[in-house]
Context: one part of a larger RNA
RNA sequence: UCCAGCGAGUUAAUGUGUAUUAGCAAGUCUAAGCCAUUUGGCGGAGGCGCAGUGAAAGCGAGCCUGAAUAGGGCGAUUUAGCUAUACGUAUUAGACCCGAAACCAGGUGACCUAACCAUGGGCAGGUUGAAGCGCAGGUAAAACUGCGUGGAGGACCGAACCGUCGCAUAUUGCAACAUGCUCGGAUGACCUGUGGUUAGCGGUGAAAUGCCAAUCGAACCUGGAGAUAGCUGGUUCUCCUCGAAAUAGCUUUAGGGCUAGCGUCGUACGGUAGCGUGUAGGGGUAGAGCUCUGUUUCGGACUGGGGCGAGUAAUCGUACCCACCCUUGACAAACUACGAAUACUACAUGUGGAACUACGGCAGUUAGAACGUCGGUGCUAAGGUCGACGCUCGAAAGGGAAACAGCCCAGACCAUCGUCUAAGGUCCCUAAAUAUAUACUAAGUGGGAAACGAGGUGGAAUUUCUUAAACAAUGAGGAUGUUGGCUUAGAAGCAGCCAUUCAUUUAAAGAGUGCGUAACAGCUCACUCAUCAAGAGAUUCUGCGCGGAAAAUGUAACGGGGCUAAGUAUAUUACCGAAGACAUGGAUGCGUGCUUGCACGCGUGGUAGAGGAGCGUUCCUAUCUGCGUUGAAGUCGAACUGCGAGGUUCGGUGGAGCGUUAGGAAGUGAGAAUGCUGGA
Numbered sequence: 001u002c003c004a005g006c007g008a009g010u011u012a013a014u015g016u017g018u019a020u021u022a023g024c025a026a027g028u029c030u031a032a033g034c035c036a037u038u039u040g041g042c043g044g045a046g047g048c049g050c051a052g053u054g055a056a057a058g059c060g061a062g063c064c065u066g067a068a069u070a071g072g073g074c075g076a077u078u079u080a081g082c083u084a085u086a087c088g089u090a091u092u093a094g095a096c097c098c099g100a101a102a103c104c105a106g107g108u109g110a111c112c113u114a115a116c117c118a119u120g121g122g123c124a125g126g127u128u129g130a131a132g133c134g135c136a137g138g139u140a141a142a143a144c145u146g147c148g149u150g151g152a153g154g155a156c157c158g159a160a161c162c163g164u165c166g167c168a169u170a171u172u173g174c175a176a177c178a179u180g181c182u183c184g185g186a187u188g189a190c191c192u193g194u195g196g197u198u199a200g201c202g203g204u205g206a207a208a209u210g211c212c213a214a215u216c217g218a219a220c221c222u223g224g225a226g227a228u229a230g231c232u233g234g235u236u237c238u239c240c241u242c243g244a245a246a247u248a249g250c251u252u253u254a255g256g257g258c259u260a261g262c263g264u265c266g267u268a269c270g271g272u273a274g275c276g277u278g279u280a281g282g283g284g285u286a287g288a289g290c291u292c293u294g295u296u297u298c299g300g301a302c303u304g305g306g307g308c309g310a311g312u313a314a315u316c317g318u319a320c321c322c323a324c325c326c327u328u329g330a331c332a333a334a335c336u337a338c339g340a341a342u343a344c345u346a347c348a349u350g351u352g353g354a355a356c357u358a359c360g361g362c363a364g365u366u367a368g369a370a371c372g373u374c375g376g377u378g379c380u381a382a383g384g385u386c387g388a389c390g391c392u393c394g395a396a397a398g399g400g401a402a403a404c405a406g407c408c409c410a411g412a413c414c415a416u417c418g419u420c421u422a423a424g425g426u427c428c429c430u431a432a433a434u435a436u437a438u439a440c441u442a443a444g445u446g447g448g449a450a451a452c453g454a455g456g457u458g459g460a461a462u463u464u465c466u467u468a469a470a471c472a473a474u475g476a477g478g479a480u481g482u483u484g485g486c487u488u489a490g491a492a493g494c495a496g497c498c499a500u501u502c503a504u505u506u507a508a509a510g511a512g513u514g515c516g517u518a519a520c521a522g523c524u525c526a527c528u529c530a531u532c533a534a535g536a537g538a539u540u541c542u543g544c545g546c547g548g549a550a551a552a553u554g555u556a557a558c559g560g561g562g563c564u565a566a567g568u569a570u571a572u573u574a575c576c577g578a579a580g581a582c583a584u585g586g587a588u589g590c591g592u593g594c595u596u597g598c599a600c601g602c603g604u605g606g607u608a609g610a611g612g613a614g615c616g617u618u619c620c621u622a623u624c625u626g627c628g629u630u631g632a633a634g635u636c637g638a639a640c641u642g643c644g645a646g647g648u649u650c651g652g653u654g655g656a657g658c659g660u661u662a663g664g665a666a667g668u669g670a671g672a673a674u675g676c677u678g679g680a
Base pairs, nucleotide, nucleotide: 001680002679003678004677005676006675011093012092013091014090015089016088017087018086019085021084022083023082024081027048028047029046033042034041035040052059053058062074063073064072065071096234097233099231103224104223105222106221107220108219114198115197116196117195118194119193120192121191122190123188125157126156127155128153132149133148134147135146136145137144161185162184163183166181167180168179169178200216202212203211204210209218237614238613239612240611241610242609247260248259249258250257251256261365262364263362264361265360266359267358268357272355274351275350276349277348278347279346280345281344287338288336289335293332294331295330299326300325303323304322305321306320307318308317309316310315368393369392371390372389373388374387375386376385377384398409399408400407413586414585415584416583418582419581420580424576425575426574427561428560429559433573435572436571437570438569439568440567446563452547453546456544457543458542459541460540461539462538463537464536465535473531474530475529476528477527479504480503481502484498485497486496510525514523515522587604588603589602590601591600592599593598594597615669617666618665619664620663621662622661624659626658627657634653635652636651637650638649639648640647641646
C1' cells in the first nucleotide's frame, strides 16, 4: 500500500407534536397487587377531561381589581376528550462512535540505581625522599650546616581495576548507548563481593530536577471508569420536491451558545404580498453658496485701537500691527439665507393566484470571498481593513477571457451525426470573411509605464508677409560726429554703470545681435539694394506614432506560428459560436379540467438542511397442499429488465438446503475514522 471480515443516532422512563392510525366517548385509562397461566381475568386507589377566577379564604357562568352598578384583566356564550400504537423531537441516563493530558483510592517494587549499616576482598612495577633518629662539624649551651639512616604523601609515572575528554565506525547496529584509537584516576572523599535499611502527598541526592527495574517536574499495577473533551477525525442503500446562512442583540463571550433573521413541513387566511402609474407627504445628502460658524485672496478708503518717532503739551507723522467698512476671488464631515435625483411613508388605481401574513413541528447558519458603485480608515498604498447598495462564487456545471472560485455571456430532467443565437470571434494551429468602404499608423506601435523632451506625421482653426516680388539662397553695402559719457591699468558697439540710445549722410546701417582681442583689430547680425519667381512664416486645439525604458534557469510584456494588416478608427453585410432558445421523443413535480388516464399550463443546478417514496439484508408469524440429489445456498459468466437501490432467466461450478406473497421485529447496507483483526 492493497484485499477480506468487523466497525458508529441505540435502549428505557417522562414530556411535547404529527397520523384518512386504533378503541371507547362526556367520558376515558387503570397502577401496585391478586388469581389463573405462554397471550387471560380481577383490581377504580388514582390520573387526565367535563368551569372558571383569585395570592388566598372563597365565590361561581362568572371571578378578580375597586368605594363603585364605572372602567379594565381572565373566562362562558361556540362542549371533546382519554388511552394505546408508529414516527419526529426534547429531558434524564455513557446517549452516534473512537481519542486525552490528568485526578482520586488500594496495593507492588531499592535483584537497576541513590545513600547508609554490618561483614569480607583488591590495587604489577618504577620514581620522589617529609618528620624523626645516628654520626661529624659548629656553639658557653642552643640554633644551624653536612653526610647517612628513615620511609611520609587525598605525592609522581604506569598495568590490573574504576572512568569516559576528543575523533572515527555504527545509526532496520554486535549493542534501545556498542566498537576502535586517544584520554582521566590508579593508597584513596579509592574500587568491589555478600547480607541488610529508607517507598511515591514518599525516599535518596558532593544538587544534574539527577536516580527510585529500558518509565520520573512526581514510579508501576488494579479500581472509580464508558472520567471529562464548547476540540480533531469518522458516521455505511436508491430516487424525487423545496432549499439556506456566514447578520443583529446578549454572553469570563469571540473557532461555543441563547433569542431574532434567512430554510422546510403542516394548518388557516382576504384580490394578500410584490410590481407599475397617479396623488399627497416629511427630509437637509449630491450639488451649490458664503448670510451665520470658522479659514482665505486682490485692490481701495480712510474710521477706531495698539506700537514707534517728533514735541513741554495740545497735536502731528508713520513703507509697522490689529479690528471694522467697500470691492474682487476662494474653502468646509462636525458651516447653510438654498437644494435635487433616488430612497422611504400613506392613499387611490391597474396588474398580480401563494411569491404575503399568523400559529404549530423540525432544522442548519452566526470563520465568508472577489467584483462594481458611494463613503470611513490607510499613503485617494495593499489580493489591506470597516460600513452601505448591487451582483456572482459559496451551494453552479456549460461558452468566452491561452491557462484562471468571485470578471463577461448563460442557469445542466434524459436522448438526438436536428435548427437559430449570446458573450466572444472568422490567415494557420482552431469552427467561421485572407469580407466590403473610407481614413490613420511605419513604431512590430499594436503586443507593459510617468513627469518631461522633439522641424515624426494626419486633421481643424486663428493670424502675419506676398507679382507694389514675400521666404530661402547668391552678389554688394552695413557709414559719419565717436574711442558717446562715467568707471578703469585698459573699456574703442560687445566687463560694468548712465540715458532725451542723440544727431548727420543715406537705398540702408543699433551709441549695436553674437564670436573674438590685454585693449584695438578681425568675422558676423539687425537693416538696405540687386538677381530669382510663388507661395512663405508664427500660434492654438486635436488623431496616431518617437525617446524617456536596466534583473536575475530560457525567447518569456500577441497563447504560438506568423502579420504592414492578420494593427487602429468609423460604418456595413455574412458566417462561426453554449448543457441558452427552438424542434422531435421520453421521464417526473405542482395546478386546472374532465371522459380517471388523458389534455393543457408552469416547472425539474444544488452544499448545510427540511419533507416524500422506495430497494436490499437477518430473524419471527401465516401463506403458496411452494422449490430442491432429475441438484438448494454460495460462486463465475451471459442475456433480458427497472430512472435507481436492484430483479429474473439460462449455462458452468458446487453438493443440502432455500424461497414467493401478506404482516411483524431489528446486532439492517462500508471507502475513508494516522480505525480493529487476519492475509498478501
The part of an RNA shown here (large-subunit ribosomal RNA, domain II) has 680 nucleotides and comes from a Candidatus Saccharimonadales bacterium.
Taxonomically the source falls in Saccharimonadales (SeqCode) (Bacteria, Bacteria candidate phyla, Candidatus Saccharimonadota, Candidatus Saccharimonadia).
It was read from a public genome assembly.
It matches the Rfam family "Bacterial large subunit ribosomal RNA".
Its mean pLDDT, the model's own confidence on a scale to 100, is 86.